The RNA shown here (transfer RNA) has 75 nucleotides and comes from Candidatus Roizmanbacteria bacterium CG_4_8_14_3_um_filter_34_9. RNAcentral holds the sequence, with entries from ENA. It matches the Rfam family "tRNA". By type it is a transfer RNA. Rfam describes the family as follows. Transfer RNA (tRNA) molecules are approximately 80 nucleotides in length. Taxonomically the source falls in Candidatus Roizmaniibacteriota (Bacteria, Bacteria candidate phyla).
[in-house]
RNA sequence: GCCCACUUAGCUCAGCGGUAGAGCAGCUGUUUUGUAAACCGCAGGUCGUCAGUUCGAAUCUGACAGUGGGCUCCG
Numbered sequence: 001g002c003c004c005a006c007u008u009a010g011c012u013c014a015g016c017g018g019u020a021g022a023g024c025a026g027c028u029g030u031u032u033u034g035u036a037a038a039c040c041g042c043a044g045g046u047c048g049u050c051a052g053u054u055c056g057a058a059u060c061u062g063a064c065a066g067u068g069g070g071c072u073c074c075g
Base pairs, nucleotide, nucleotide: 001071002070003069004068005067006066007065010024011023012022013021018055026042027041029039030038048064049063050062051061052060
C1' cells in the first nucleotide's frame, strides 16, 4: 500500500427494509431466622460517525473512524 470481516444494552450476541430483542450482569418483590439458589416483575440502546437512496433504514449505498485477520512491494 491492497483485500476481507466486524462495530446493536454494562458484557456476550440475535435481528438482514415496516419503527429493536435474548442470555448474563443490575434493581424490586416473593420465598428463608439470614445468605445463596429458585421464581415474578422493572429498568437499561438517537444500532460507531456523517451523508445518500426510500413513504419508511440497525438492515441498502458512499465516505470516514475503530477493532481483528490476510496478502504484496521496497529497503